Small-subunit ribosomal RNA, 5' domain from mucus bacterium 106, 522 nucleotides, folded computationally.
The RNAcentral record of the full RNA draws on Greengenes.

Context: one part of a larger RNA
RNA sequence: GAACGCUAGCGGCAGGCCUAACACAUGCAAGUCGAACGGUAACAGAGGGUGCUUGCACCCUGCUGACGAGUGGCGCACGGGUGCGGAACGCGUAUGGAACCUGCCCCUGUCAGGGGAAUAGCCCAGGGAAACUUGGAUUAAUGCCCCAUGGUGACACGGUGCUGCAUGGCACUGUGUUUAAAGAUUCAUCGGACAGGGAUGGCCAUGCGUACCAUUAGCUUGUUGGUAAGGUAACGGCUUACCAAGGCAACGAUGGUUAGGGGCCCUGAGAGGGGGAUCCCCCACACUGGUACUGAGACACGGACCAGACUCCUACGGGAGGCAGCAGUGAGGAAUAUUGGACAAUGGUGGGAACACUGAUCCAGCCAUGCCGCGUGCAGGAUGACUGCCCUAUGGGUUGUAAACUGCUUUUAUACGGGAAGAAACGCGCCUACGUGUAGGCGUCUGACGGUACCGUAAGAAUAAGGACCGGCUAACUCCGUGCCAGCAGCCGCGGUAAUACGGAGGGUCCGAGCGUUAUCC
Numbered sequence: 001g002a003a004c005g006c007u008a009g010c011g012g013c014a015g016g017c018c019u020a021a022c023a024c025a026u027g028c029a030a031g032u033c034g035a036a037c038g039g040u041a042a043c044a045g046a047g048g049g050u051g052c053u054u055g056c057a058c059c060c061u062g063c064u065g066a067c068g069a070g071u072g073g074c075g076c077a078c079g080g081g082u083g084c085g086g087a088a089c090g091c092g093u094a095u096g097g098a099a100c101c102u103g104c105c106c107c108u109g110u111c112a113g114g115g116g117a118a119u120a121g122c123c124c125a126g127g128g129a130a131a132c133u134u135g136g137a138u139u140a141a142u143g144c145c146c147c148a149u150g151g152u153g154a155c156a157c158g159g160u161g162c163u164g165c166a167u168g169g170c171a172c173u174g175u176g177u178u179u180a181a182a183g184a185u186u187c188a189u190c191g192g193a194c195a196g197g198g199a200u201g202g203c204c205a206u207g208c209g210u211a212c213c214a215u216u217a218g219c220u221u222g223u224u225g226g227u228a229a230g231g232u233a234a235c236g237g238c239u240u241a242c243c244a245a246g247g248c249a250a251c252g253a254u255g256g257u258u259a260g261g262g263g264c265c266c267u268g269a270g271a272g273g274g275g276g277a278u279c280c281c282c283c284a285c286a287c288u289g290g291u292a293c294u295g296a297g298a299c300a301c302g303g304a305c306c307a308g309a310c311u312c313c314u315a316c317g318g319g320a321g322g323c324a325g326c327a328g329u330g331a332g333g334a335a336u337a338u339u340g341g342a343c344a345a346u347g348g349u350g351g352g353a354a355c356a357c358u359g360a361u362c363c364a365g366c367c368a369u370g371c372c373g374c375g376u377g378c379a380g381g382a383u384g385a386c387u388g389c390c391c392u393a394u395g396g397g398u399u400g401u402a403a404a405c406u407g408c409u410u411u412u413a414u415a416c417g418g419g420a421a422g423a424a425a426c427g428c429g430c431c432u433a434c435g436u437g438u439a440g441g442c443g444u445c446u447g448a449c450g451g452u453a454c455c456g457u458a459a460g461a462a463u464a465a466g467g468a469c470c471g472g473c474u475a476a477c478u479c480c481g482u483g484c485c486a487g488c489a490g491c492c493g494c495g496g497u498a499a500u501a502c503g504g505a506g507g508g509u510c511c512g513a514g515c516g517u518u519a520u521c522c
Stems, first nucleotide, its partner, number of pairs: 002518005009374006015367002017332001022330003026327003031074003036071002039067002043065003046061007081285003090210007100202002105198007113147004123136005153178011183190001211257003218248003223245008260282004264275004287308005310321004338364001340363003346360001347358004377408004388399001390397002414458005422449001427444007466511005471492003477506005487494002
């Protein structure tokens, strides 16, 4: 965050599985780069060839635009979902630390010399129903390896100076060991390597705060501390060996129950009490349990492996899957929406860029679920009309200015016509400054929503009112029916023949596109 009953004209803004972290058909939700590479499956162009119906068909050539599959790079640790677990340094707040890592980004310094071996793909040959897979041959790189060089850094062993009671600390410095690289290009831009610093993020520690139960009183053996080693980015019983016997606890240990925490939200004069939907920050989780790999970062929602439950395919040999992403289905439930459009904007990833991808996002659809706004006419009109309903002391009263009737208006709805902002950038073209990079100016291109918002015209009161209540609390009263029956009811209580309390009618009261009931909180 509501649900249910009756009712319902429109718009704006918000919100929308609180239950089964139950199971899921189908589609989509993470790709991108040819300016890293070998290449050429498809498409288009060019060139060549063959055929003829002379403008078509077929074939060849990666030559070009491009590009399936493949190698390689970056991303996939973000964004999106849910609240299972967890009573904890998890969260909040305040403070601090050193014993650390940090891709992309920014700044600084230095560098890019030479060589090698493979392997996907392609080709050949097999196995399998499939998923997939085996062998052989061959090839490339910004993939991998080796050598050289090398500023800085790291490590080891020294030296000098300063400082300290001292183990040492700081600064400078010597020797040795160790660590680089890749293209593209005329250059530059782009990209890369090594090192240092910054920024961002991560890691660690401490104080305080953080639900209930004592009908839970004792708990603990890697337990508490030390030494050493291992491990980690790093500190630490984090792990191991040895040594000591400690550590926690009525200021509530241990155990149990419940629970994501906060900013905030509701209520209240406040103090408090209640909550943790939407939005933002943090945490935890990704069928259940476990494990690591890769990587700057994961122990990884749409990656891997193992085990388990479940579902599906099978040629019975064997395989496949994970919506707590967006829609959607079944189930559960009082109850919660479309298998929609677009990348136009904002942002993200990749790319030099064009651009591609993006169920993030922006929009549209459904729902009175909430809040807000508008409308359903306005003015006049008394013989208080003939009527009708209702009441009546039968004279009349009431419905009631209500209606009829006269004049006016046209929001909204309907029809027709016009019609946005959101767009400024990137890119492209021109100009100016400029050695270059680049910067500035002008022009041009791009809108899902949407022919939407908005504006205008037309005719005509035309298209639009209900719900609950009327004994007291509590605003609002009579008649008929019923007769402790039928029924009402939040509490007190009504009903047994004159019921303002039940049911109906007339009248009235309160709210009003809502009104009541139920649930919960103050």